Overview: Transfer RNA from Candidatus Altarchaeales archaeon IMC4, 74 nucleotides, folded computationally. Lineage of the source: Archaea > Nanobdellati > Candidatus Altarchaeota > Candidatus Altarchaeia > Candidatus Altarchaeales.
[in-house]
C1' cells in the first nucleotide's frame, strides 16, 4: 500500500439483498406473582443501530468520507 467481511441494548442474535407502522429474539439487569426461605416457572420494566456527510417524503437499510477489527495478496 491493494482487495474482500463485519461494526445493532451489559453479552449475543436477527433484520439490511427488496428503504416504510412500535427494530427480533435469548441472556444478564431491576420490579412483581408463586414460595416458609430459595430454584424453577409466569407477568411487567428500562436499556441499542461505529461517527460525520449525502440522496429521499422517509435511511440500521442505498452512496461517498473516516474510524476500529478481521481475512487475504503483494
Nucleotide at each position: 500500500g491493494g482487495g474482500c467481511c463485519c461494526g445493532u441494548g451489559g453479552g449475543g442474535u436477527a433484520g439490511c439483498u427488496u428503504g416504510g407502522a412500535u427494530a427480533u429474539c435469548c441472556u444478564a439487569g431491576g420490579g412483581g406473582a408463586c414460595u416458609u426461605c430459595g430454584g424453577a416457572u409466569c407477568c411487567c420494566c428500562g436499556g441499542a443501530c461505529c461517527u460525520g456527510g449525502g440522496u429521499u417524503c422517509g435511511a440500521a437499510u442505498c452512496c461517498c468520507a473516516g474510524c476500529g477489527g478481521g481475512c487475504u495478496c503483494g